Context: one part of a larger RNA
């Protein structure tokens, strides 16, 4: 000095990134018990009380002796004995302490994210990823779309559009806005390109010649592409400039250019804000975080979902209350090790 344990004045989180660890709570039983809520739930919310032993009383359960009645039965009464559980009351009684030990929830509040149970980087990550039920678009008519396999066949499926693949988003509430000009994709076929493929004219070559070979490319020609619609819960997109109101400020209105359309409705310094520790309000003595707000969104925005939202979460931030050796400030005990000696 290191591990593993145990005790601690006063104060109690001043530790620390940060209550990490540790401490607190903890059991049964009545009493009670808030916002908000999907009306189920929050909830064991919170917060209290009681809790040993001995006497004695009452309620109820189980048994049902003697004894009587009738009967002669495996019967029936009963201010009905005893034995028994269970439970409530009254009294007394001992100890600092009666769930006496050991096992056995710390609580409340505000907020992000993700509905929720689940699921995952076996050996650094458990999460706000994945998945999820619900939505929604899309592609399949069955020898189905699709997938595996040169191929035979298999799977889908011994299923049949309330089936099946594929993508997206992710309960649930209220909602999902404008743009089809790119790109993709479905249509659609007039008309322009466009391959093999047809093979005119001419042209060479040889031949007397008929022919034959050799070239030439007009002409014929499909999907596609161009063209034409249509679609965004398909891939993605959603402006700038000058000017104006009787303080000033600001601009409800105007003008003007460009674009397929110029962000709607919700949110907003936010898991997005550079400036930024924004500005105001809140809690603290003081608060780069926390909450509430305001809106100049460097760069939110609506199924790459937008906004809210009870319950859940070994999830992130922030407060408080308890409670503590975290710490002020470190001591003491008790094991194992280190270490010395044998």
């Nucleotide at each position: 000095c290191u591990c593993a344990g145990g005790a601690g004045a006063a104060g109690g989180a001043a530790c620390u990134c940060g209550g990490c660890a540790a401490a607190u709570u903890g059991a049964u039983a009545c009493c009670g018990u808030a916002a908000c809520u999907u009306c189920g739930g929050g909830a064991g919310a919170a917060g209290g009380u009681a809790u040993g032993c001995c006497u004695c009383u009452g309620a109820u359960g189980g048994u049902g002796a003697a004894a009587g009645a009738u009967u002669a039965a495996c019967u029936c009464u009963g201010u009905a004995a005893g034995c028994u559980a269970u439970u409530a009351g009254a009294g007394g009684u001992c100890g600092c302490a009666g769930a006496g030990a050991a096992u056995a929830g710390g609580u409340g509040g505000c907020u992000g994210c993700g509905a929720c149970u689940g699921u995952u980087u076996a050996a650094u990550a458990a999460a706000a990823a994945c998945a999820c039920a619900g939505c929604a678009c899309u592609c399949u008519g069955c020898a189905a779309a699709c997938a595996c396999g040169a191929a035979a066949g298999u799977g889908g499926a011994c299923g049949u559009a309330u089936a099946g693949g594929g993508u997206g988003u992710g309960a649930c509430g209220c909602c999902u806005g404008c743009c089809c000009g790119g790109u993709g994709c479905u249509g659609g076929a007039a008309g322009g390109u466009u391959a093999a493929u047809u093979g005119a004219a001419g042209a060479u070559g040889u031949g007397c010649a008929a022919g034959c070979a050799u070239c030439g490319g007009a002409u014929c020609g499909a999907a596609g592409c161009c063209c034409c619609a249509g679609u965004a819960a398909a891939c993605g997109g959603c402006g700038g400039c000058c000017g104006u109101a009787a303080c000033u400020a600001u601009a409800a209105c105007g003008g003007u250019c460009c674009u397929a359309a110029g962000g709607u409705a919700g949110c907003g310094a936010a898991a997005u804000u550079c400036c930024u520790u924004g500005u105001c309000g809140g809690g603290u003595a003081a608060g780069u975080u926390c909450c509430g707000a305001c809106c100049c969104g460097c760069a939110c925005g609506a199924a790459u979902g937008g906004c809210g939202u009870a319950a859940c979460g070994a999830u992130g931030g922030c407060c408080a209350c308890a409670c503590u050796g975290u710490c002020u400030c470190c001591u003491c005990c008790u094991g194992a090790g280190a270490c010395u000696c044998a």